[in-house]
RNA sequence: GUUCGUUCCGGGGAUGGGGUCCCCCGAAACCGCCUGACAUUCAGGGCUGAUGACUCCUACCGCGUG
Numbered sequence: 001g002u003u004c005g006u007u008c009c010g011g012g013g014a015u016g017g018g019g020u021c022c023c024c025c026g027a028a029a030c031c032g033c034c035u036g037a038c039a040u041u042c043a044g045g046g047c048u049g050a051u052g053a054c055u056c057c058u059a060c061c062g063c064g065u066g
Base pairs, nucleotide, nucleotide: 009026010025011024012023013022016057017056018055019054020053021052032047033046034045035044
C1' cells in the first nucleotide's frame, strides 16, 4: 500500500427539519428528467419533486371560501 472478514462508530439515498422503517457506503455511498446539429461527450434551452418510503412541521405552488 492492497484485499477479505468482524466489531464499533460515522456518513449517504437530486432543495429544510423531526419521528419510524428500508437500502447503500466507509473515501466511498450520493450528485433528477427532457431536448440538438453527426455516434458519444459537452454547451445552450426547458421541466418535476422539500420523502429512499410513510408521516408531521416549515417554505413554495394551484384552486375555493370567509
Description: Fluoride riboswitch aptamer (crcB RNA motif) from an Alphaproteobacteria bacterium, 66 nucleotides, folded computationally. Model confidence (mean pLDDT): 75 of 100. Its Rfam family is "Fluoride riboswitch aptamer (crcB RNA motif)". Gene Ontology terms of the family: positive regulation of gene expression and response to fluoride.